[in-house]
Context: one part of a larger RNA
RNA sequence: CGAUGUUGAAGGAACUCGGCAAAUUGCCUCCGUAACUUCGGGAGAAGGAGGCCCCGUUCUGGGCAACCAGUGGCGGGGGGCACAGAACAGGGGGUAGCGACUGUUUACUAAAAACACAGGGCUCUGCGAAGUCGCAAGACGACGUAUAGGGUCUGACGCCUGCCCGGUGCCGGAAGGUUAAGAGGAGAGGUGCAAGCCUUGAAUCGAAGCCCCGGUAAACGGCGGCCGUAACUAUAACGGUCCUAAGGUAGCGAAAUUCCUUGUCGGGUAAGUUCCGACCUGCACGAAUGGCGUAACGACUUCCCCACUGUCUCCAACAUCGACUCA
Numbered sequence: 001c002g003a004u005g006u007u008g009a010a011g012g013a014a015c016u017c018g019g020c021a022a023a024u025u026g027c028c029u030c031c032g033u034a035a036c037u038u039c040g041g042g043a044g045a046a047g048g049a050g051g052c053c054c055c056g057u058u059c060u061g062g063g064c065a066a067c068c069a070g071u072g073g074c075g076g077g078g079g080g081c082a083c084a085g086a087a088c089a090g091g092g093g094g095u096a097g098c099g100a101c102u103g104u105u106u107a108c109u110a111a112a113a114a115c116a117c118a119g120g121g122c123u124c125u126g127c128g129a130a131g132u133c134g135c136a137a138g139a140c141g142a143c144g145u146a147u148a149g150g151g152u153c154u155g156a157c158g159c160c161u162g163c164c165c166g167g168u169g170c171c172g173g174a175a176g177g178u179u180a181a182g183a184g185g186a187g188a189g190g191u192g193c194a195a196g197c198c199u200u201g202a203a204u205c206g207a208a209g210c211c212c213c214g215g216u217a218a219a220c221g222g223c224g225g226c227c228g229u230a231a232c233u234a235u236a237a238c239g240g241u242c243c244u245a246a247g248g249u250a251g252c253g254a255a256a257u258u259c260c261u262u263g264u265c266g267g268g269u270a271a272g273u274u275c276c277g278a279c280c281u282g283c284a285c286g287a288a289u290g291g292c293g294u295a296a297c298g299a300c301u302u303c304c305c306c307a308c309u310g311u312c313u314c315c316a317a318c319a320u321c322g323a324c325u326c327a
Stems, first nucleotide, its partner, number of pairs: 001322008010313002014311001019308001027051005036041001038156001052078007059070004079083001091306004096301002098298002103115002119154007131140003157293004162223003167220002169216005176211003182205002187200005224242005251285001252282001263279005
């Protein structure tokens, strides 16, 4: 000097990105227990009291009784530094975000807000099913049969899920246009005396597809600009105009989304770029790439408070093991 432990005056988070680490709490019995809530919870909420030994009394069961067994109640007393006497053995509360939950995951730097999930929707599939594997036979699906199976999106629950089908996709339609092989054969050419053989070939008839006509957004996706206007000012319910397939509805909003920005106001602090509540000027929220809430839950993230402490002010001592010095 280091590692692992133990202890510490006064203060008690002043440490630090952050209470990281440590400390506190810890068991049993009794009392007591808030908001909120899906009425199950929250809850061991929080908070408080008791616990060792002896004596008396009372109670319950058995027994004829003496007495035995048992635990509880009540009263009195005793000793110790210490009575859940060692070990084992929750710190608690409030706020907000995200995800409903229990689960799953990067074997060896990530456990999460990621994945899954029950529930919801769309879509395909009538059975030798669709789909998948295989060249095939065949197999899975399934010894199942639409309350089933596959694909895809969302993700408990509550309230809801607006407008756009112009583009892309999918579904339907079949009148017309286009169109391959093929059919067709007007003609043309070569050769031959000829019959013929060979080559070429216009109309016309030819599927699906595409064009075309419709539908469809819990399909992929999209959801405007400028100018003016009210008897202070400001603002604009109102009007005009351009463009679009349609111009963002409800709800939420400086947000896990806000650049300007430490926005502005309020709360909390003596002092708050974080936090909470509002406002709305949304650079660039928004409705199953779901929107907004939500009890319970979380080794998740944020902020605050109580308790507690060597995290710190500011370090010190001790124990053990190393390092180091000497032998």
Molecule: large-subunit ribosomal RNA, domain IV
Organism: marine eukaryotic metagenome